[in-house]
């Protein structure tokens, strides 16, 4: 230099064009409890960036950033 794959809450991790963007864990509040543990209930929190396609984009296309792997 070229090729392939990835990037979504603090962390892990679903979503194959129409979902309120799932879930786990952590965090906050309350209940329970001998209790800073365990259990129960509730809550806040995310689509790498910029364009394009589309009635509609996490999803498709282009460029970029960044990470992993391969190759000369």
């Nucleotide at each position: 230099g070229c090729c392939u794959c990835g990037a979504u809450a603090g962390u892990c991790g679903a979503a194959a064009g129409g979902a309120u963007a799932a879930g786990a864990u952590g965090c906050c509040u309350g209940c329970u409890c001998g209790g800073u543990a365990a259990g129960c209930a509730g809550g806040a929190g995310a689509u790498c960036u910029a364009g394009g396609u589309u009635u509609g984009a996490u999803u498709c296309c282009u460029a970029g950033u960044u990470g992993a792997g391969g190759u000369g």